[in-house]
RNA sequence: GUCCGCGCAGCUCACCGGACAGAGCGCUGGCCUUCGAAGCCAGAGACAGCAGGUUCGAUUCCUGCCGCGGACA
Numbered sequence: 001g002u003c004c005g006c007g008c009a010g011c012u013c014a015c016c017g018g019a020c021a022g023a024g025c026g027c028u029g030g031c032c033u034u035c036g037a038a039g040c041c042a043g044a045g046a047c048a049g050c051a052g053g054u055u056c057g058a059u060u061c062c063u064g065c066c067g068c069g070g071a072c073a
Stems, first nucleotide, its partner, number of pairs: 001072007010025004018056001027043005049065005
């Protein structure tokens, strides 16, 4: 330099273009317990890397840029 893949809660990941964007772990509170752990219940937490485009409607499709990983030079 060319090409390919990825970029969503603190972490790891879901989400055939239309639902208040979900789950597990973690975190907070409660129950339980002599106190903890485990278990059970509840809750907070991301507007989806940035900017545009297509569409009635985009996290989901397209383009550019940025970042990460990989392949080939």

Source information: A computed fold for a 73-nucleotide RNA from an Armatimonadota bacterium, annotated as transfer RNA. RNAcentral holds the sequence, with entries from ENA and Rfam. It matches the Rfam family "tRNA". Its family is annotated with triplet codon-amino acid adaptor activity in the Gene Ontology. It is annotated as a transfer RNA.